[in-house]
Molecule: transfer RNA
Organism: Baudoinia panamericana UAMH 10762
RNA sequence: GGACCUUUGGCGCAGUGGUAGCGUAUCUGAUUCCAGUCCAGAUGGUCGUCCGUUCAAAUCGGGCAAGGUUCA
Numbered sequence: 001g002g003a004c005c006u007u008u009g010g011c012g013c014a015g016u017g018g019u020a021g022c023g024u025a026u027c028u029g030a031u032u033c034c035a036g037u038c039c040a041g042a043u044g045g046u047c048g049u050c051c052g053u054u055c056a057a058a059u060c061g062g063g064c065a066a067g068g069u070u071c072a
Base pairs, nucleotide, nucleotide: 001071002070003069004068005067006066007065010024011023012022013021018055026042027041028040029039048064049063050062051061052060
């Protein structure tokens, strides 16, 4: 330098055009003599960034950035 893949709560991941979710973590409650386990609830995301397409974009297209695989 070429090709391809990934980027979504603190962390690990779903979500292939129409309400952003799960697990874990954190906090609160319940339980317990206390703690842990289990149970219930809550908080937490301008979906890497910019532009475009569309009535409507995490999702489609392009640029840039970061990371990875591979070829030379």